[in-house]
RNA sequence: AGAUCCCGCACGGGAGAGUCAGGGCCCGACCCUGCGCCGAAGGGGCAAUUCCUCCCCGGAACCUCUCAGGCGCCCGGACCGUGCGGACCAG
Numbered sequence: 001a002g003a004u005c006c007c008g009c010a011c012g013g014g015a016g017a018g019u020c021a022g023g024g025c026c027c028g029a030c031c032c033u034g035c036g037c038c039g040a041a042g043g044g045g046c047a048a049u050u051c052c053u054c055c056c057c058g059g060a061a062c063c064u065c066u067c068a069g070g071c072g073c074c075c076g077g078a079c080c081g082u083g084c085g086g087a088c089c090a091g
Base pairs, nucleotide, nucleotide: 006086007085008084009083010082011081012080013079018035020034021033022032023031024030036071037070038069042067043065044064045063049061050060051059052058
C1' cells in the first nucleotide's frame, strides 16, 4: 500500500425538434416579429405513471410542466465507459 459509494478533471460515446413565414442585413443558418415544435444543461411539480416499502404519509425520477434552454453545422447535452486525482471508511 485499503474495495464499493461520493466529488473533481481528461478522453470517447451521446437523442430530440422549422436551415418555417415576413422584414432587416455585412445576404452568415446572424437580428427582430409571428406561428409550429423538442427535451437528456438548469429549474418547477408530485396531478398521472414508475420506483423507493404491503398500505398511508413522504421523497425521487431518463415521470410530468416547458420558466429557462434548444430546433443546419459548431458549441452544449442528462447519462454511460476508461483513466487519473481527492475525501471518507469497511476490511
This is a predicted structure of a 91-nucleotide RNA (Glycine riboswitch aptamer) from Nocardioides sp. TF02-7. NCBI's taxonomy places the organism under Bacteria, Bacillati, Actinomycetota, Nocardioidaceae, Nocardioides. It matches the Rfam family "Glycine riboswitch aptamer". Gene Ontology term of the family: glycine biosynthetic process.